Large-subunit ribosomal RNA, domain II from a Dehalococcoidales bacterium, 742 nucleotides, folded computationally.
Context: one part of a larger RNA
RNA sequence: GCCGGCGAGUUAAUGAGUGUGGCGAGGUUAAGUGCUUAAGGCACGGAGCCGAAGCGAAAGCGAGUCUGAACAGGGCGUGCAGUCGCAUUCAUUAGACCCGAAACCGGGUGAGCUACCCAUGGCCAGGGUGAAGUCUCGUUAAACCGAGAUGGAGGCCCGAACCCGUCAGUGUUGCAAAACUGUGGGAUGAGCUGUGGGUAGGGGUGAAAUGCCAAGCGAACUCGGAGAUAGCUGGUUCUCCCCGAAAUGCAUUUAGGUGCAGCCUUGAGCGAUCAGUCUCGCAGGUAGGGCUCUGGAUGGACUAGGGAGUAACAAACUUACCGAACCCAACUAAACUACGAAUGGCGAGAACUUUAUAGCUCGGGAGUGAGACGGCGGGGGAUAAGCUUCGUCGUCGAGAGGGAAACAGCCCAGACUGUCAGCUAAGGCCCCUAAAUCCAGGCUAAGUGUGAAAGGAUGUGGGACAGCUCAGACAACCAGGAUGUUGGCUUAGAGGCAGCCACCAUUUAAAGAGUGCGUAACAGCUCACUGGUCGAGUUGUCCUGCGCCGACAAUGUACCGGGGCUCAAGCCUGGUGCCGAAGCUGCAGAAAGAGCCGUCAGUUCUCAGCAAUCAGCCGUCCUCCCUUUGGAAGGAUGACUGAACGCUGAAAACUGAUCGCUGUUUGGUAGGGGAGCGUUCCGCGCGGCGGAGAAGGUGGACUGGAAGGUCUGCUGGAGCGCGCGGAAGUGAGAAUGCCGGC
Repeated sequence: GCCGGCGAGUUAAUGAGUGUGGCGAGGUUAAGUGCUUAAGGCACGGAGCCGAAGCGAAAGCGAGUCUGAACAGGGCGUGCAGUCGCAUUCAUUAGACCCGAAACCGGGUGAGCUACCCAUGGCCAGGGUGAAGUCUCGUUAAACCGAGAUGGAGGCCCGAACCCGUCAGUGUUGCAAAACUGUGGGAUGAGCUGUGGGUAGGGGUGAAAUGCCAAGCGAACUCGGAGAUAGCUGGUUCUCCCCGAAAUGCAUUUAGGUGCAGCCUUGAGCGAUCAGUCUCGCAGGUAGGGCUCUGGAUGGACUAGGGAGUAACAAACUUACCGAACCCAACUAAACUACGAAUGGCGAGAACUUUAUAGCUCGGGAGUGAGACGGCGGGGGAUAAGCUUCGUCGUCGAGAGGGAAACAGCCCAGACUGUCAGCUAAGGCCCCUAAAUCCAGGCUAAGUGUGAAAGGAUGUGGGACAGCUCAGACAACCAGGAUGUUGGCUUAGAGGCAGCCACCAUUUAAAGAGUGCGUAACAGCUCACUGGUCGAGUUGUCCUGCGCCGACAAUGUACCGGGGCUCAAGCCUGGUGCCGAAGCUGCAGAAAGAGCCGUCAGUUCUCAGCAAUCAGCCGUCCUCCCUUUGGAAGGAUGACUGAACGCUGAAAACUGAUCGCUGUUUGGUAGGGGAGCGUUCCGCGCGGCGGAGAAGGUGGACUGGAAGGUCUGCUGGAGCGCGCGGAAGUGAGAAUGCCGGC
C1' cells in the first nucleotide's frame, strides 16, 4: 500500500412540540399486594400528580381581583378540554455521536542503569626527575652559608595494565537503539574497581550540565480518580423525492466560540394583505451648480497701519517698500451652501400585470455569523496591490453546459431522463476545427494586427485655413551680393561675424553697419536680397483615421493557441447566409404540486323508508290479593302514537383517495421536510421450503425509479424463507482509525 473483518446520535429521567390511541370535566395510578400457563401476563392498590378559577406580598375576596378616595383608568384573569399511554423530533441532566491531549490528584513500584554516601576488600609493568631530612668536607668563635654524598618527597615527568573518550575516518534497515579503526587524555591519586548497604518523585542525588534517578526526566514508572477536560482537529456507514441558506446587525475577558435578530425549512391559521407599473402626496441636501455665510487662494485698485528717509522739542512731510479691512475680477472646499436634481425611500388610491413555494400571525427544526471576485459610488493607501474597508448590483460560494487556447468570481446560459431531429445566444465561419477563402466601400505596409508612456518624426489617407505663382512661383543651375566703412566704443588686435552701443545713408535690378563657417586680426567661403535659364504648381499652419521610433532578462521561437495570413485570414463601415450550448422547440417517459371533470370512501345537515329498543295509551292472557263489580305489581303478546339512535337510499357541502385532461415545475453545499430498500432477533399466520440439497460462496439470466428483488449452473452440506406486526449492537471508503492476511 491493497484486501477482509471491526468501527461513531445510544439509554434513562424530566420538559416542550408533532402524529396516533384510550377515557373525558375529568384523566391517571406509584410503591406495594394477590393470582398465574412465570424473562411474561391479569387483577387489586387513588397515596400522589395534572386539569376543571383567578387575583393579591398578605389578610382576603372571587368571574373577578389588585392598585386606588373612586361605582375612574390601568395590570393580571374570565370566552377557546383535559389527561394518560405509544411513536417521533428537540432541549436539559448524565461520558451523551466516536477517537485524540499537553496536564492535575491519590496509592504503590523502582538506586541490579546512573548520582552521591557508608562498610569491607582488591589493583596500579617499567623508566625518569631527585624536595625535606641526615652524614661528611669546606668555612665560621659557633652558626648561617657552600660543596659532595646519602635520602626518596610529589593531586611531579615518560609510558603498559586500568580508567577516560580529543580529533578524524568507517558505520547510519549498523557488529552495536552510541560500536569499530587510527589518534588522543589521566595513569600514587580529588585514582580505578569488587561485594554488601543507604538516600525516592511536592522527593533524592548533583566538583551544577536542569545533569542523573533502569535505552526519552523542567519533574520517574505503574495502577486508580477516568470515558478528566478539549469553544480545537479528524471521522460519522443504504436509496429516492420536495424546498433550500449564510458568511450580516447588536452584544460578548468577545473576535476561528456564543446569545438575540436577519436569511432556510416545516405545520396550523388568515386569505391578495406581497411584488411590479401608473397616479397623487410627503421627507431629504447627494451629483451638479454657486461663493451669501465659514474657511482657503490669485491679480488689480484704494486705505488704515507698518517699514525707510527728512526732521528732530515735537508736529509735520516724503516714499518706484510691505500692506488688514472695503471695492473689482477670476477661482476653490468631506467636515462651506442664498440653490439643487436623477435614481432611491415612505404613505395612499384604484386600474392593470404576475397566481408563483407571494405576503402576514402563531408553533416545531435548523444551519450561518472566516466570504471571494467583477461593475458602479466612496474612505484608507501612492486616484499602488490578486491591498484594505463600506454602500449597491451580479456571479462564484452551493452552478453543470457553450465562449474567453488553458482559466471558481468575466461574456452567454440556469442541467428531471432519453433521442444518430430542428432553431438560436455569447462567440465564430483559410487549415488544425463545426460554419463564408461571402458581398460592397475604404484604411494599414508596420507582420501593425499579435503588449506600453512622456516625448520625437517631410510615414500615409481625409478635411479646413492662409501665403506665393505664366507680370513666371518652389527647387536646381549661371551671375551679382557693392559704397561711406576697418560705423563708434572696447581692445594687443576687434576690419559684417569676442563683447557693448547704434543700426544710418549712398549707388542700385539687388545687397543686413550683416545668416553661418573661417582668420591672431585681415583675407577667404556662404546666406539674406536681385537678375537670368527653366515653365506649373509650390509653401506653411491646424483638425482627424491608420501606422513609425521610444521598446532591455534570464532553458528555446515564447506578448496571435499553432500553422500561417498583406485589395487580408488585419482594421473601419454596411449587408446576406451559416456554425454554435445541457438555452428554446419536436417526439417518448418519470416525479411533484395546482386547476377542472368523473368515480369511490368517510363526515355533517335535510328528506324518505326499514326493523329492533324505549316511553305513553288501549285490548287480551298468565301469576298474586280481595274475591262483588274490581285492585295493584310483574311477565308475555297485538295495534297505534312519539322519541333519540342504528341501517339503507337520494340531494348538497366538506375532507381524503384515484383515473383522465390542461397548463406549471423538477441545478444544488450547510440545513429542514417526505417516502422507501435492506440486515439481526421476537410474536402471529403460511397443513411455507429443505440431503431429490438450506444458509453461505462463485458465475449467468431476467426485473424495478433507486436502495434492491427473482430465477438458475457450479460449489457447499443443514438449516432457511414469505406475509402482517414488533424490537434494534441495523447498512463503511476515508478517522496519519483498530485487528488479521498478502

The full RNA is in RNAcentral, with records from ENA. Its Rfam family is "Bacterial large subunit ribosomal RNA". The prediction has a mean pLDDT of 83.